The RNA shown here (transfer RNA) has 71 nucleotides and comes from a Patescibacteria group bacterium.
NCBI's taxonomy places the organism under Bacteria, Bacteria candidate phyla.
């Protein structure tokens, strides 16, 4: 330089044009004499800017972090 994955809540992890799901941690209740476990509810997301589309996390295009080959 030059090519390839990958990026979703505070954390892991799914999912692929029409509703962002599940663990875990938080919060609040309930329960216990307390606490811990354990039950119920909750608030948090699709890297960033474009473009295609009636709609886009999803499909293109650049960038921006990372990780890997080449040279």
């Nucleotide at each position: 330089g030059c090519g390839g994955c990958u990026u979703u809540g505070a954390c892991c992890u799914a999912g692929u044009g029409g509703c962002u799901g599940g663990g875990u941690a938080g919060u609040a209740g309930c329960c216990u004499u307390c606490c811990a476990a354990g039950c119920u509810a909750u608030a948090u997301a699709c890297g960033u800017g474009g473009g295609u589309u009636c709609a886009a996390u999803u499909c293109c295009c650049a960038c921006a972090a990372g990780c890997c080959g080449c040279u």
Its Rfam family is "tRNA". Its mean pLDDT, the model's own confidence on a scale to 100, is 80.